[in-house]
Molecule: SAM riboswitch aptamer (S box leader)
Organism: Neobacillus niacini
RNA sequence: UAGUUAUCAAGAGUGGCAGAGAGACCUGGCUCAGAUACGUCACAGCAACCUGCAGACAGGCAAGGUGCUCCAACCAGGCAAAGCGAAUGCUUUGGAUGAUACAA
Repeated sequence: UAGUUAUCAAGAGUGGCAGAGAGACCUGGCUCAGAUACGUCACAGCAACCUGCAGACAGGCAAGGUGCUCCAACCAGGCAAAGCGAAUGCUUUGGAUGAUACAA
């Protein structure tokens, strides 16, 4: 970087370091943050995509490789279709974007 009839429900935190921003991008809001957020390291935990065991299938067990552990893919919009409306627009559905896994 393009891909997948995949997931974005639920779940799970303490300490050290560091020091001003952070919540992916844009607009508007909202929120987190010197009672230390975001980041990072250690340990602990959650889950079960890959993996292993067992198995006729379904279901199951384990936890080696990833991932994840504030609210929380924070909310609305961003593109398209349909419907409604005199109209700025509104509603629904789908997509797009992003993240994770898998595989190339």